The RNA shown here (Lysine riboswitch aptamer) has 185 nucleotides and comes from Ureibacillus thermosphaericus. Its mean pLDDT, the model's own confidence on a scale to 100, is 81. It matches the Rfam family "Lysine riboswitch aptamer". Rfam's curators write: Riboswitches are metabolite binding domains within certain messenger RNAs that serve as precision sensors for their corresponding targets. Allosteric rearrangement of mRNA structure is mediated by ligand binding, and this results in modulation of gene expression. This family includes riboswitches that sense lysine in a number of genes involved in lysine metabolism, including lysC.
[in-house]
RNA sequence: GAUAUAGAUAGAGGUGCGAGAUUCAUGAGUACCUAACUGGAGGAGAGGAACAAGUCUGAAGAAGGUUAGGGAAAGGGGAGAUUGCCGAAGCGGUAAAUUUGCUUGUUCCAGUUUACUGGCUGGUUUUGCAUUGAAGAAAUGCAAGAUUGUCAGAAUCUAAAUGGUUCUGGAGAGCUAUCUCAUAA
Numbered sequence: 001g002a003u004a005u006a007g008a009u010a011g012a013g014g015u016g017c018g019a020g021a022u023u024c025a026u027g028a029g030u031a032c033c034u035a036a037c038u039g040g041a042g043g044a045g046a047g048g049a050a051c052a053a054g055u056c057u058g059a060a061g062a063a064g065g066u067u068a069g070g071g072a073a074a075g076g077g078g079a080g081a082u083u084g085c086c087g088a089a090g091c092g093g094u095a096a097a098u099u100u101g102c103u104u105g106u107u108c109c110a111g112u113u114u115a116c117u118g119g120c121u122g123g124u125u126u127u128g129c130a131u132u133g134a135a136g137a138a139a140u141g142c143a144a145g146a147u148u149g150u151c152a153g154a155a156u157c158u159a160a161a162u163g164g165u166u167c168u169g170g171a172g173a174g175c176u177a178u179c180u181c182a183u184a185a
Stems, first nucleotide, its partner, number of pairs: 006180006014086001016085004022079003032070007042057003047109008089121003092117008122148011150170008
């Protein structure tokens, strides 16, 4: 001084990825409540259903429907003080707990939280389909594109390349920088 293995530290990609006090719209003139009429035997609102037992309520009129008056909320979404970060994060899988506005229990689906798992995705975005959802919002998954950063290869420009341009391909277990350990010449 170089190569290479392993480790540590610090960084880059940008509509970058999460959380987020507060606030806005939507949800919705919906659910629900009251009154009248109708109706004529069941009914009991907060994830969608089924079943069993019990409780309450109902011919002194249940559910449903019409009219009038009153009238929410949750989840999801936009902005966002502030804040953690660059497998940031999001999916998938396994295990446990938990979620149904009368109570208890069982079952199916769906959801939430925690832990583990390097199974998938470099980032952003468009379109189509599927799921969730009130939704032409949004999120997630799959597929096909665009774009962008990085590395490698090829060609080419330049006096030259560690620079520029074009094309192709790979993946974050990556890339760049610095330091440390070991080994061969």